[in-house]
RNA sequence: CUACAAAACCGGGUUAUCGCCUGCAUACAAGUGCUGGAGGAAAGUCCGGACAGCAAAGAGCAACGCACUACCUAACGGGUAGGUCUCUGGCAACAGGGAACAGACAGUGCCACAGAAAAUAACCGCCCCGGUUUCGAUUGGAGUAAGGGUGAAAAAGUAGUGUAAGAGACUACGGUAUACAUGGGCAACCAUGAAUAGGGGUAAACCUUGCGUGCUGAAAUGCCAAAUAAGCGUGCGCCUGAGGGCGGCUCGUCCGAGUGCGUGGGUUGGCAGCUCGAGGUGUUGCGUGAGCAACAUCCCAGAUAAAUGAUAGCCACUCUUCACAGGGUACAGGAUCCGGCUUACAGGUUUUGUAGUUUU
RNA sequence: ACGGGCAUAGUUCAAUGGUAGAAUAGAGGUCUCCAAAACCUUCGAUCGUGGUUCGAAUCCGCGUGCCCGUG
Numbered sequence: 001c002u003a004c005a006a007a008a009c010c011g012g013g014u015u016a017u018c019g020c021c022u023g024c025a026u027a028c029a030a031g032u033g034c035u036g037g038a039g040g041a042a043a044g045u046c047c048g049g050a051c052a053g054c055a056a057a058g059a060g061c062a063a064c065g066c067a068c069u070a071c072c073u074a075a076c077g078g079g080u081a082g083g084u085c086u087c088u089g090g091c092a093a094c095a096g097g098g099a100a101c102a103g104a105c106a107g108u109g110c111c112a113c114a115g116a117a118a119a120u121a122a123c124c125g126c127c128c129c130g131g132u133u134u135c136g137a138u139u140g141g142a143g144u145a146a147g148g149g150u151g152a153a154a155a156a157g158u159a160g161u162g163u164a165a166g167a168g169a170c171u172a173c174g175g176u177a178u179a180c181a182u183g184g185g186c187a188a189c190c191a192u193g194a195a196u197a198g199g200g201g202u203a204a205a206c207c208u209u210g211c212g213u214g215c216u217g218a219a220a221u222g223c224c225a226a227a228u229a230a231g232c233g234u235g236c237g238c239c240u241g242a243g244g245g246c247g248g249c250u251c252g253u254c255c256g257a258g259u260g261c262g263u264g265g266g267u268u269g270g271c272a273g274c275u276c277g278a279g280g281u282g283u284u285g286c287g288u289g290a291g292c293a294a295c296a297u298c299c300c301a302g303a304u305a306a307a308u309g310a311u312a313g314c315c316a317c318u319c320u321u322c323a324c325a326g327g328g329u330a331c332a333g334g335a336u337c338c339g340g341c342u343u344a345c346a347g348g349u350u351u352u353g354u355a356g357u358u359u360u
Numbered sequence: 361a362c363g364g365g366c367a368u369a370g371u372u373c374a375a376u377g378g379u380a381g382a383a384u385a386g387a388g389g390u391c392u393c394c395a396a397a398a399c400c401u402u403c404g405a406u407c408g409u410g411g412u413u414c415g416a417a418u419c420c421g422c423g424u425g426c427c428c429g430u431g
Base pairs, nucleotide, nucleotide: 001356002355003354004353005352006351007350008349009348010347012315013314014313015312016311017310018309020037021036023034024033025032026031039331043342044341046340047339048338049337050336051217052216053215054214058251059250060249061248063213064212065211066210067209068082069081070080071079072078083101084099085098086097087096088095089094102208103207107206108205109202110201111200123148124147125144126143128141129140130139131138132137157173158172159171160170161169176197177196178195180193181192182191183190184189221272222271223270224269231263232262233261234260235259236258243255244254245253279298280297281296282295283294284293285292286291316329317328318327319326320325361430362429363428364427365426366425367424370384371383372382373381378414386402387401388400389399390398407423408422409421410420411419
């Protein structure tokens, strides 16, 4: 210097003219002046909270969610650091990636085809005893998982002892699981030692265990103004109580004289909520890190059918072309706010790592 | 702002986690003087991408598109 990978960041600039929205000042008003005016994802709405209402919502069941450890955080299914398992590359050391990573010794279910057998393994084979026998065999009983073509998976691997034949039945080595002791670690877990066991897989099948979740969402919620038909039909009820208190059921509790359904009619304007907030930026300190603390400084959209735009010139980047010249500018746009996750994204910058080339 | 569901052949629909099938449409052939009908043969698909599993249309995550409901 080039290529690749990972992480972090940026993601057009400027001038002129015209135009739009908020706030402030001025003005009787029209208007005029000044200030501010989309994002890293504003997106998907997948999680978690703030806030509001419902009894600052009571109990049980059901339902739903999560699942190695420690920490961060307002909280989380998010993040950081680590442990274990596993995949890829490599002889190895190691490097990079992934994990829904409690339980299959609670119970139920399922495991196609093939195969003797898919979980209470005797179909073939092997061995022993008895009967029959044409001596080839056949039949009854008992034992045996060492051998057997299959399959994703076959009943603990290798060698030996042992036996009628065999077998973790026993021994040695190595491996797996469980609880124990010692040492290290906050812990998950790791190392070593001795003991016990031999029981396939599947919980992103039902389920069990542990922990957690009340419901509804800014069209929440509070208020002002305007308008009208206290209509009509039907059901239930008026304290022996209908109905309601926004939840699937039951209970409890509170309100309670009207109320459920249908039909018909009216209105469809405004204010608050609304943007100062777990806020931004910088410095210092603590921590491996996610983050936390202190100090300084800043105020930075608030629309309501919805503003943030258009035109022209120059610059920047890029495409076509020998050149002149011409074309193009990633993904995408607020709607109560905030923290994450996921997805989309032209191009560029920085750092780290790997490989290659050249020079010193 | 919330909640629920769907996506399979050109079309309409099936399929306990175990060979993706039916009807119709399309193509070729037989029959016919030529068509239609009928008969024979044939082509053709799990929305995309990852994961769980021996094995995925089916189970799970994310994304894309569409439909429905509440106020």
Annotation
Predicted 3D model of RNase P RNA and transfer RNA as a complex of 431 nucleotides. The coordinates come from a structure-prediction model, not an experiment, and the mean pLDDT is 77. Rfam match: Bacterial RNase P class A. The family's RNA type in Rfam is ribozyme. Rfam links the family to the GO terms ribonuclease P activity, tRNA processing and dimeric ribonuclease P complex.